[in-house]
Context: one part of a larger RNA
RNA sequence: CUGGGCGUAAAGCGUGCGCAGGCGGCUAUGCAAGACAGAUGUGAAAUCCCCGGGCUCAACCUGGGAACUGCAUUUGUGACUGCAUGGCUAGAGUGCAUCAGAGGGAGGUGGAAUUCCGCGUGUAGCAGUGAUAUGCGUAGAGAUGCGGAGGAACACCGAUGGCGAAGGCAGCCUCCUGGGAUGACACUGACGCUCAUGCACGAAAGCGUGGGGAGCAAACAGGAUUAGAUACCCUGGUAGUCCACGCCCUAAACGAUGUCAACUAGUUGUCGGGGAUUCAUUUCCUUGGUAACGCAGCUAACGCGUGAAGUUGACCGCCUGGGGAGUACGGCCGCAAGGUUAAAACUC
Numbered sequence: 001c002u003g004g005g006c007g008u009a010a011a012g013c014g015u016g017c018g019c020a021g022g023c024g025g026c027u028a029u030g031c032a033a034g035a036c037a038g039a040u041g042u043g044a045a046a047u048c049c050c051c052g053g054g055c056u057c058a059a060c061c062u063g064g065g066a067a068c069u070g071c072a073u074u075u076g077u078g079a080c081u082g083c084a085u086g087g088c089u090a091g092a093g094u095g096c097a098u099c100a101g102a103g104g105g106a107g108g109u110g111g112a113a114u115u116c117c118g119c120g121u122g123u124a125g126c127a128g129u130g131a132u133a134u135g136c137g138u139a140g141a142g143a144u145g146c147g148g149a150g151g152a153a154c155a156c157c158g159a160u161g162g163c164g165a166a167g168g169c170a171g172c173c174u175c176c177u178g179g180g181a182u183g184a185c186a187c188u189g190a191c192g193c194u195c196a197u198g199c200a201c202g203a204a205a206g207c208g209u210g211g212g213g214a215g216c217a218a219a220c221a222g223g224a225u226u227a228g229a230u231a232c233c234c235u236g237g238u239a240g241u242c243c244a245c246g247c248c249c250u251a252a253a254c255g256a257u258g259u260c261a262a263c264u265a266g267u268u269g270u271c272g273g274g275g276a277u278u279c280a281u282u283u284c285c286u287u288g289g290u291a292a293c294g295c296a297g298c299u300a301a302c303g304c305g306u307g308a309a310g311u312u313g314a315c316c317g318c319c320u321g322g323g324g325a326g327u328a329c330g331g332c333c334g335c336a337a338g339g340u341u342a343a344a345a346c347u348c
Stems, first nucleotide, its partner, number of pairs: 004319003007302002012316001014201004021194003025088007033081002035077008049065006091191001092188004096183004103177007110154001115149007125136002162169002206247006215241002220236004258315006266293011297304002321348003330341004
């Protein structure tokens, strides 16, 4: 390489868009590049193979044949691929109508709660724990009433729910904006699928500059616990958490399951749409999601099972014993932290 694989054994890129490339619906005609068939030429000799011959046999030598699976020229075929021209509507898309939604961005605004501040009432405790102590409090705390400040997050609704490519998204209102579903018709007419390189997005933590800072809280300090306790528990507490702009680019970025398409029993729940039907949102049908079970089939088993891990096709990514190691070196990227690409010696 052939071959075998990738839910959990090694293996699906975090996600999307997409150039090149690969692959590509139905149909008519033409061409004949691929393809197939025939013919001719060539494919040195030796070797290999077959049938013979010669050394007493064999190795070895030797005659003939076959073969040399190839290349070129030429003739033909027209199913399939390709190319060209034309047509079609089942893929894809556009228009129209309706609908659901924490999809995204910006601005505004609301109440509860925590904390702090002021004033009033009021007096000796409060807080905390398994139990303590550190801590707070007679300079009046905690409790309670009123007022104020500020930041962050949005109880109930709330879901086994919805939306988004993924990350993710939740008080309410307004503006801007993306995607999706359904219905019947009209239109375009294969415009499609996948995608190395590339580009964009990408939780948290972290970084830069400037703001902000209520609560929480790495680091840090103190108190406990303990043989010790650089922890778990407690009292404090700074970065950070929040905002703007710019970086970082990782994750158990998980469904540990790439994307797209076709086909292959059903049952039950739920969300969105449509159509019938009923006294009754009653019952049924259909369509797109999201869940539970389950036939066939698959699987090492667990389990998966029309949302497949079943049966197939197209394209991409990835795996090849454990450790060394996702490390070293080099390259690229980054302000840094580091990221990415990625070995070997040695060892079992």
RNAcentral holds the full RNA, with entries from ENA and SILVA. Predicted 3D model of a 348-nucleotide part of an RNA (small-subunit ribosomal RNA, central domain) from an uncultured bacterium. Model confidence (mean pLDDT): 89 of 100. It matches the Rfam family "Bacterial small subunit ribosomal RNA".